[in-house]
């Protein structure tokens, strides 16, 4: 220099056109003599950034940034 994969909740990851879910973690309540465990409820992200396409973009296209891998 060229090519590819990835970027979504505090963490690990789903979801791949119609305003986002799970597990763990967290908060409150219940249960217990008290913890843990268990049960119920809840909070938490406009999806890396900027453009484009579309009635509508986390999703499709382009560029950029970062991480990882491959070729030279």
């Nucleotide at each position: 220099g060229c090519c590819g994969u990835c970027a979504u909740a505090g963490c690990u990851c789903a979801g791949g056109g119609g305003u986002a879910g799970a597990g763990c973690a967290c908060a409150u309540c219940g249960u217990u003599g008290g913890u843990a465990a268990c049960g119920a409820u809840g909070a938490g992200g406009c999806c890396g950034c900027a453009g484009g396409u579309u009635c509508a973009a986390u999703c499709c296209c382009u560029g950029c940034u970062g991480a990882c891998g491959g070729c030279a």
Annotation
The RNA shown here (transfer RNA) has 72 nucleotides and comes from Pseudolycoriella hygida. The RNAcentral record of the sequence draws on Rfam. Rfam family: tRNA. Rfam classes the family as a transfer RNA. Its mean pLDDT, the model's own confidence on a scale to 100, is 82.